[in-house]
Context: one part of a larger RNA
Molecule: large-subunit ribosomal RNA, domain VI
Organism: Chloroflexi bacterium CG_4_8_14_3_um_filter_45_15
RNA sequence: CGCUGGAGAUUUGAGGGGAGCUGUCCUUAGUACGAGAGGAUUAGGAUGGACAGACCGCUGGUGUGUCAGUUGUCCUGCCAAGGGCAGUGCUGAGUAGCUAUGUCUGGAGGGGAUAAGCGCUGAAAGCAUCUAAGUGCGAAGCUCACCCCAAGAUGAGAUCUCCCACCGGAUACGGGUUCUAGCAAAAUUUAUUUUGCUGGAGCUUAACCGGGUAAGGCCGCAAGUAGACUACUUGCUUGAUAGGCGGCGUGUGUAAGCGGAGUAAUCCGUUAAGCUUAGCCGUACUAAUGGCCGAGGC
Numbered sequence: 001c002g003c004u005g006g007a008g009a010u011u012u013g014a015g016g017g018g019a020g021c022u023g024u025c026c027u028u029a030g031u032a033c034g035a036g037a038g039g040a041u042u043a044g045g046a047u048g049g050a051c052a053g054a055c056c057g058c059u060g061g062u063g064u065g066u067c068a069g070u071u072g073u074c075c076u077g078c079c080a081a082g083g084g085c086a087g088u089g090c091u092g093a094g095u096a097g098c099u100a101u102g103u104c105u106g107g108a109g110g111g112g113a114u115a116a117g118c119g120c121u122g123a124a125a126g127c128a129u130c131u132a133a134g135u136g137c138g139a140a141g142c143u144c145a146c147c148c149c150a151a152g153a154u155g156a157g158a159u160c161u162c163c164c165a166c167c168g169g170a171u172a173c174g175g176g177u178u179c180u181a182g183c184a185a186a187a188u189u190u191a192u193u194u195u196g197c198u199g200g201a202g203c204u205u206a207a208c209c210g211g212g213u214a215a216g217g218c219c220g221c222a223a224g225u226a227g228a229c230u231a232c233u234u235g236c237u238u239g240a241u242a243g244g245c246g247g248c249g250u251g252u253g254u255a256a257g258c259g260g261a262g263u264a265a266u267c268c269g270u271u272a273a274g275c276u277u278a279g280c281c282g283u284a285c286u287a288a289u290g291g292c293c294g295a296g297g298c
Base pairs, nucleotide, nucleotide: 001152005163006162007161008160009159010158011157015149016148017147018146021049022048023047024046025045026044027043033038051106052105053104054103055102059100060099061098062097066093067092068091069090070089071086072085073084074083075082076081110144111143112142117137118136119135120134164297166211167210168209169208174205175204176203177202178201179200180199181198182197183196184195185194186193187192188191216293217292218291219290220236221235222234223233224232241287242286243285244283245282246281247280248279251275252274257270258269259268260267261266
């Protein structure tokens, strides 16, 4: 931009893509078969391998904005307590998130038409013959079925819901209507009426142009379950969107200070203490100011 008013949702599926693998064991059954040795078809069940998808409850990994221990050095005047640097200085743990080696799931089963092949009936050709007419089975393959995309499928589909039929301008060769000039015909009330044709003028009516709006949308802003950008999703004071704060959870593992014991290193008590990122619940304290577009239905 299109999809013939403008929107918001939910969909159908033409078409396209993906998947499609396979072992072992048990029962049938030591049965059929076979002199024996050996040893099934079939049917049912169990459990694996590789592959694929999803997820983080479990087991683990990572976790450079969490906690603790610790070395050297510089600094906070000194002690103590801390901060910087040294690959996160090194070491031990570790929340959220992300993850596999972790967990769950999948290939199935079934329908249709077939290939090779096996048939039925059956002539040409009194027989025979699966084939010539007709007709039945038959594969990991084809097709439907399973999963994903999908109406730009311009053949532009369907359903539901919402918004309404506004204001102004201009044009005619078309339509409608009013008036008028000429010609022809008819009627009668004899100077009028009606009809038809050819012209002219006015008004009006679409497509067209512009405007303010509706439902709604976009920009902008606070963000993340999303993300290269975009897109997507949530929120924008009628508000819990992010930060802060409070509570909880989680992690670390008993802070500092003080008191006590010890010559001291250190230990004990206060103390399951102190600190605690991404998690959960709450709370407007801070930041989400505002602007624009958008139909009138051939």